RNA sequence: UUUAAUAUUUAGCAUACUUAUCGAAAGGUAAGGACGCAAAGCUUAAGGGUCUAAGUAAAUUUUUAUAUGACAGCCAGUUGCAGGU
Numbered sequence: 001u002u003u004a005a006u007a008u009u010u011a012g013c014a015u016a017c018u019u020a021u022c023g024a025a026a027g028g029u030a031a032g033g034a035c036g037c038a039a040a041g042c043u044u045a046a047g048g049g050u051c052u053a054a055g056u057a058a059a060u061u062u063u064u065a066u067a068u069g070a071c072a073g074c075c076a077g078u079u080g081c082a083g084g085u
Stems, first nucleotide, its partner, number of pairs: 005085002012037002017032006035073001041078003047075002049071003055066004
């Protein structure tokens, strides 16, 4: 110096839920709040996947299909911090 396993310190992020607000919805934003996270940093979703269905089309009376709407805390891609054994 590199690889693998692993303890710890400092700093960081923030699930469910609540309130306000935007939205047809999914969901977003702000505040509170912590389930968890070593990448829960970043990514134009044109890598795969998932959610919604306003509009549109079909069906024919309330169903089906569909993204041009969303999700990076689903996988993935990419960058990357201190430090003991």

A computed fold for an 85-nucleotide RNA from Acetobacterium paludosum, annotated as c-di-GMP-I riboswitch aptamer. The model forms 95% of the base pairs in the Rfam consensus. The sequence is in RNAcentral, with records from Rfam. Lineage of the source: Bacteria > Bacillati > Clostridia > Eubacteriaceae > Acetobacterium.